[in-house]
RNA sequence: UGCCGGAUAGCUCAGUUGGGAGAGCGACUGACUCUGGAUCAGUAGGCCCUAGGUUCGAGCCCUAGUCCGGCAGCCA
Numbered sequence: 001u002g003c004c005g006g007a008u009a010g011c012u013c014a015g016u017u018g019g020g021a022g023a024g025c026g027a028c029u030g031a032c033u034c035u036g037g038a039u040c041a042g043u044a045g046g047c048c049c050u051a052g053g054u055u056c057g058a059g060c061c062c063u064a065g066u067c068c069g070g071c072a073g074c075c076a
Base pairs, nucleotide, nucleotide: 001072002071003070004069005068006067007066010025011024012023013022019056027043028042029041030040031039049065050064051063052062053061
């Protein structure tokens, strides 16, 4: 320098053909229990990396950028 992949809840990650934003874990509340854990039920939790564009409509498509990971290469 180029190429490829990734960025979505506190963490790890899904998200189908562009139209509902989700799961597990964690947190909290309740049930159960002598208490706690385990188990069960429920609740809360989101700038979908940033800025634009396309579209009636974008997490998803296009452009640029930032960051992370991988591969290759250039100079010496």